[in-house]
RNA sequence: CAUGCAAGUCGAACGGCAGCAGACUUGCUUUCCUGGCGGCGAGUGGCGGACGGGUGAGUAACGCGUGGGAAUCUGCCCACUAGUGGGGGAUAACCCGAGGAAACUCGGGCUAAUACCGCAUGUGCCCUACGGGGCAAAGGGAGGGAUCUCUUCGGAGACCGGAUGAGCCCGCGUCCGAUUAGCUUGUUGGUGAGGUAACGGCUCACCAAGGCGACGAUCGGUAGCUGGUCUGAGAGGACGACCAGCCACACUGGGACUGAGACACGGCCCAGACUCCUACGGGAGGCAGCAGUGGGGAAUAUUGGACAAUGGGCGAAAGCCUGAUCCAGCAAUGCCGCGUGGGUGAAGAAGGCCUGCGGGUUGUAAAGCCCUUUCAGUGGGGAAGAAAAGCAGCGGGCGCUAAUACCUGCGAUCUGUGACGUUACUCGCAGAAUAAGCACCGGCUAACUCCGUGCCAGCAGCCGCGGUAAUACGGAGGGUGCAAGCGUUAAUCGGAAUUACUGGGCGUAAAGCGUACGUAGGCGGUUUUGUAAGUAGGCUGUGAAAGCCCCAGGCUCAACCUGGGAACUGCAUUCGAAACUGGCGGGCUUGAAUACGGGAGAGGGAAGCGGAAUUCCUGGUGUAGAGGUGAAAUUCGUAGAUAUCAGGAGGAACAUCAGUGGCGAAGGCGGCUUCCUGGCCCGAUAUUGACGCUCAUGUACGAAAGCGUGGGGAGCAAACAGGAUUAGAUACCCUGGUAGUCCACGCCGUAAACGAUGAGUGCUAGCUGCCGGAAAUGUCUACCGUUUCGGUGGCGCAGCUAACGCAUUAAGCACUCCGCCUGGGAAGUACGGCCGCAAGGCUAAAACUCAAAGGAAUUGACGGGGGCCCGCACAAGCGGUGGAGCAUGUGGUUUAAUUCGAAGCAACGCGCAGAACCUUACCCAGGCUUGACAUCCCCGGAACCUUCGGGAAACCGAAGGGUGCCUUCGAAAGACGGAACCGGGUGACAGGUGCUGCAUGGCUGUCGUCAGCUCGUGCUGUGAGGUGUUCGGUUAAGUCCGGCAACGAGCGCAACCCCUGUCGCUAGUUACCAUCAUUUAGUUGGGGACUCUAGCGAGACUGCCGGUGAUAAACCGGAGGAAGGUGGGGACGACGUCAAGUCCUCAUGGCCCUUAUGUCUGGGGCUACACACGUGCUACAAUGGCAUCUACAGAGGGCAGCGAGACCGCAAGGUGGAGCAAAUCCCAAAAAAGGUGCCUCAGUUCGGAUUGGAGUCUGCAACUCGACUCCAUGAAGCUGGAAUCGCUAGUAAUCGCGGAUCAGCAUGCCGCGGUGAAUACGUUCCCGGGCCUUGUACACACCGCCCGUCACACCACGGGAGUUGACCGCGCCCGAAGCCGUGAGUCCAACCCUAUGGGAGG
Repeated sequence: CAUGCAAGUCGAACGGCAGCAGACUUGCUUUCCUGGCGGCGAGUGGCGGACGGGUGAGUAACGCGUGGGAAUCUGCCCACUAGUGGGGGAUAACCCGAGGAAACUCGGGCUAAUACCGCAUGUGCCCUACGGGGCAAAGGGAGGGAUCUCUUCGGAGACCGGAUGAGCCCGCGUCCGAUUAGCUUGUUGGUGAGGUAACGGCUCACCAAGGCGACGAUCGGUAGCUGGUCUGAGAGGACGACCAGCCACACUGGGACUGAGACACGGCCCAGACUCCUACGGGAGGCAGCAGUGGGGAAUAUUGGACAAUGGGCGAAAGCCUGAUCCAGCAAUGCCGCGUGGGUGAAGAAGGCCUGCGGGUUGUAAAGCCCUUUCAGUGGGGAAGAAAAGCAGCGGGCGCUAAUACCUGCGAUCUGUGACGUUACUCGCAGAAUAAGCACCGGCUAACUCCGUGCCAGCAGCCGCGGUAAUACGGAGGGUGCAAGCGUUAAUCGGAAUUACUGGGCGUAAAGCGUACGUAGGCGGUUUUGUAAGUAGGCUGUGAAAGCCCCAGGCUCAACCUGGGAACUGCAUUCGAAACUGGCGGGCUUGAAUACGGGAGAGGGAAGCGGAAUUCCUGGUGUAGAGGUGAAAUUCGUAGAUAUCAGGAGGAACAUCAGUGGCGAAGGCGGCUUCCUGGCCCGAUAUUGACGCUCAUGUACGAAAGCGUGGGGAGCAAACAGGAUUAGAUACCCUGGUAGUCCACGCCGUAAACGAUGAGUGCUAGCUGCCGGAAAUGUCUACCGUUUCGGUGGCGCAGCUAACGCAUUAAGCACUCCGCCUGGGAAGUACGGCCGCAAGGCUAAAACUCAAAGGAAUUGACGGGGGCCCGCACAAGCGGUGGAGCAUGUGGUUUAAUUCGAAGCAACGCGCAGAACCUUACCCAGGCUUGACAUCCCCGGAACCUUCGGGAAACCGAAGGGUGCCUUCGAAAGACGGAACCGGGUGACAGGUGCUGCAUGGCUGUCGUCAGCUCGUGCUGUGAGGUGUUCGGUUAAGUCCGGCAACGAGCGCAACCCCUGUCGCUAGUUACCAUCAUUUAGUUGGGGACUCUAGCGAGACUGCCGGUGAUAAACCGGAGGAAGGUGGGGACGACGUCAAGUCCUCAUGGCCCUUAUGUCUGGGGCUACACACGUGCUACAAUGGCAUCUACAGAGGGCAGCGAGACCGCAAGGUGGAGCAAAUCCCAAAAAAGGUGCCUCAGUUCGGAUUGGAGUCUGCAACUCGACUCCAUGAAGCUGGAAUCGCUAGUAAUCGCGGAUCAGCAUGCCGCGGUGAAUACGUUCCCGGGCCUUGUACACACCGCCCGUCACACCACGGGAGUUGACCGCGCCCGAAGCCGUGAGUCCAACCCUAUGGGAGG
């Protein structure tokens, strides 16, 4: 807000009669008349439209709640009393006329009443000056007798009461903000008047100057209040839907009228906004009634039925009206109940999912079999909600009356009223038939697997998941929880003791005002009398109903409903009590104070005085520097500085004493003297008699810096200047230097103003130091000790504390009062206010943002912290690398490919103990597809060998030869079967050096051969944890000793093992040879002594001596000894760290490929080359090179092997083959060294790269791409920048030898021996490490953490010339309707008069 409905009714108040029905008249139609009966539109009149229904805008208020109160009204209803007499004039409707589009209006005329107006009466009522004055009424219906008026019904008027409803006043309670602190002039009171139903400044005149406010006035914001509802153990907190009570509102604002009641939701007037109609002149409207529509919104229903019941209005009644109400409809919105089936059923079916491939799970679940039939369906039956009223007849009684009539009320009977409704309920029929979803499964929190995805997609309440194995995302299977619902979102309370009344805190976590004085307030010693405000108890009233709780009853149960009880913790009246608190009164002395006598003190203020020092000035002496620093420079000085002496000036501060000392409220106070002055302590008496404590607001004091005015200014010193330092250095250091520092007066009012600890009182173990007093006593004569009071420190028990710590000076146990806190940041900031000259101070937020911020303690790690101690860590030495050439590895680049891995130490001569093919994983090309390899099945064939063709080979094709072994049958030939092997076929499968070392095993590197890492029990701490393991010594060592709330133990260290060094025993070949013989030769005989070999033993243990030390452990020195303090070397590597390395050794989860990412083959590549780095070799030469001669090893290897002598070749090598499976033979020459000679400092007789030529060897094959030899060539390089590596003794350096790999290839690697040094003062420094301790805002652990500016984007909040809107205060102007008053004009029926008029009144 369209539309409909939601308030009408009465003809028994009235005049009437449009329409309807009936009657009469009438053939029909039309017209006219009548209004008697039923009834009735419009109108007059009465009652009701003030109830019922809706909404919560406003309202912080006597609005509401609760309990009281007095100065009031009250229609209808009840009861009582006395009355109801007699008149009058109008006016709607209607008729006529007029205006208007309409709404409607106007004029004239007629008329009635329960409409209106006088008069009479006055029980009464009202007013009163107590004389008096004023105020009523209505008629109507029905019936009977019968003409008189009677009866009756329901009405009307007056009054006294009642009931109901309403108005008014008061106590108490009722949200937030003080960044709202002052508000008020009808304001507060009085007198008088007016006004109201009524009290009242409600209004007015006059008078007074009051009233309210920190117990929160005023102002601003928000809000209807309550019974109750939700939550909570309660106390509380939040809310005020439905139901019920009250209030307010009805388009917005204002106003009155009528009325018993309104300032009136469906009445009126005005203004405004909006909508509609219009002929443009003017009109109409108000769903916050029920439905409904639009809009808004996340979102909320039918334009339903009925008055049958309950209730309301009118009526005498019938009845009418009633979107109140009762029902129905829509929505799982909520609560309650019911169903979707029950029993049996293992082959544990199929299917799904998982799987360790065995199985498990879905799962008795299904199917199958046997039952049941609620609900839904269908067909029947069928309550209760209804009691009537009324009407009609009958009968009895009461009242009225002259009456039996009439009327009235009561009773019985009959008649008769249901929207819901196809109701509830019930019977029959058929058939498991019609009926299960939603959320969740990482923890909180009940419930787990697979797949997909790969920090993507997504999840998420908090923590947090997701970057290739996700119980966290998505799907699936399974599970869990609820169930006709389940989740989500929003909201409230709870948990939250997280605003703490019950029931918290403030040393360091947030929190004690900087300090004191003190007002209001709060709290307050002891005794007593009375009081009764608080307090506790009893009675009474009230605390509506509903709700909650208990009991009982009714719907089959329940929800729900009905009845009863309890409760409603509250308020009020009244009675008694008097302990405690309060108030009044009287006492007391212990709290407090005062008097008296002593005492200590940098307590405060003022004045004066003093010496030392700095600086400056004057003069003297004196000469070249001074000053300053890490080192310097700026600076001062030959114009005489610094230094030194004398004199003078001036300002500031007061060394020593001096002290965890004293004083003060705090800030603070320090030379001496004087004056003024505050507080404190001690002692003994006396006095007052609770005078006390605390303290919001307030007041005062209040370091430093700073500000104002005027002085002062020596030193010091922000700012500033210069010099240095530095990458820079607006700093630290230096040279200067102004405000200031000082004084007077006035501001400021802050601080880590700290004990980070408010004030006061009492109580609760001690020990000890210092300061001030007192007492008696002991010593004894001025000191010590004791006791005691006050102050100030240290330690410590109980207790407290999160811990640290506090602990009679409490942070303990209690009481009183004040202040303050409530996550971090924003922020002690903005705005506002107050203060200030300013600087700024006090008070003090929010938006937004974070998932923390924080305290104390613990373990680590770290420190340009400390202590102690190790290591070729530095130092001391020797030799290298970095420069050259080459070798080799890597990066990079290139490439078809240059396979892959390794990345600081701890990748880079590493995997690789050896890439020409192979290896080989890479590239190109050509092939194969059950495959190169394994197992199973089928077919064929012995296996196998030879030859040929094509091809680069793999491979493809062809031909020939060949018939084995075992078993069974058989005379034999032969056949079946089997094993090995080969070929063909099928599918299971093979295969992958493809990915993930961040899914793994194993192995390895590294810290580090560093001395550490742990456990059990005990003790200790709330706990993390500690103790042990720290400490004192000592060691290579957590090695050992001692001590110790620890006592023991384990893994590590050491030792046990191997090699080597000495000796002994045993053994004596292939080794050895002193003696004897022999020989070219240990060759042979012989020997078993020696060397050696290789087995067993011995030896070394700080065992001995001295010293040091705790008498210990141990250390130092010594003896002996082959060896001495671990003899030397090796193997051996704790708990752990690095997501260290390796999926390309191997193994292995997952993923991926499957005619290819597998496999075979040929060729190429891994060998590239502008460059960069690592590791090496060779050198640069004379301690050398070359030539020649001559010595001395060890450890190894050797049969597809080592290969002697001999011969050939310049040589590599070749020919040849003795010997040897090795203490026998061979490789094998050791080299450096030694002797002799040459070279003589040069790019060389150094150096050997590179290149040319010629060869050798291995091998299928040396082009890409082998090694070696010879001849020739003869590069760089003359000792290497910054930097950097190794090594402490048989080591470094230097020299050669061997081995593995291997066909061949060694400057690499692993071994072996020969020659054989230098140096170590020492631990300050560099690096790494160990132990103790300390700090920490680090814990991915300093390669950590973290601050600020800037750039870009976004979010939030501000400023901004202004501009615009809203609200509010004050002042003023215009001013509608309306109400009140009043003047004038005009008009008018009732009453009065002297009546064409006048008066009252309107």
Molecule: small-subunit ribosomal RNA
Organism: uncultured prokaryote